[in-house]
Order: sequence, then structure tokens, then C1' cells
RNA sequence: GUAGAGGUGCAUAUUUUAUCAGUAUUCUGUAGGAUGCAGCAAGAGCAGAUGAAUACAGAAGAAAGGAGAAUAUGCCGAAGAGGAGGGCUUUCUUGCGGGGUUUUCUUCUGGGCGUAUGUUUAAGAGGCAUACGACUGUCAUCAAAGGUUUUGAUGGAGUGCUAC
Repeated sequence: GUAGAGGUGCAUAUUUUAUCAGUAUUCUGUAGGAUGCAGCAAGAGCAGAUGAAUACAGAAGAAAGGAGAAUAUGCCGAAGAGGAGGGCUUUCUUGCGGGGUUUUCUUCUGGGCGUAUGUUUAAGAGGCAUACGACUGUCAUCAAAGGUUUUGAUGGAGUGCUAC
């Protein structure tokens, strides 16, 4: 440098199903009686006594994100998270803040599972982080044997391991 292995392996896309939710929103009626329109502030604009905010009742009634299944594609730092920087986006503009997404550098994690705690989310689903637990793959050391491999014990980390 090339090619590989770990397995409920990882990620993406499409289709579909449930959930989201009888929620948001719209309309009607009653009450109400002057404000309302983004997380905060300033400006501008719009709506409003031909009735704002708000509450109750009725009618109609979503979507996004996340999840399951199937198929396909790309792969084995696959991928995920923390920190710093940049771009885009989130209201009509500006500022502050928060969120989403993408990218560069850097740090950590071999992998999936279970439990607990925290966080995120509509959520007892799922994601993420930490801790613990056994399992699994790999290498090292030691021991044994049915012997160039198998089993057991202990330990390490993927910039590792195997082959050329």
C1' cells in the first nucleotide's frame, strides 16, 4: 500500500404501517371587552367595537420530526458523542439568545444487548451520555489436552487484528 473479518453489525434512500392526534389549525355559537401578531427587546406593518386576547361548546380536521416492516445502495471509525471555528436556516427588518442542518480541526468510544440514572422527544417508543453486568470478535500472557488447533483464566484497545 492492497484485500478482508467481528453480527440482533453500521449508515442512507424509497415504499408502506401505526403513533403524533381528534392535537395544531379553520368555521359557527355563547361568555368576555381591548388588545393581538417570534423566546426577549427596538422599528415598521397588519388585524381589531362590523368585537382583540382569553374561556366553554359544536362541526371539520392535518403535517413534520422520531419509530416498525420490506426492498435497494454504500460500507467495517462502519458510526456516535464532546470542544473550537465557518456557512445556511429559524419573524417583516435589526440585535441578543436558543434550535436545526452542513463543513473543518481536535478529543473519546472494538461491537451489539440488558439494567439504572440523566437528557432529548407527544411518548413507558427511539436517540444520546455515564456507570454496572454478562455476551461476542481480536491480540498478548499463562495453563491443559483430544495438539500447528481447541478449551480455560487474566488483561489491552480499532492509528488495533489477519493475509499478501
RNAcentral holds the sequence, with entries from MGnify. This is a predicted structure of a 164-nucleotide RNA (Lysine riboswitch aptamer) from a mouse gut metagenome. Its Rfam family is "Lysine riboswitch aptamer". Rfam's curators write: Riboswitches are metabolite binding domains within certain messenger RNAs that serve as precision sensors for their corresponding targets.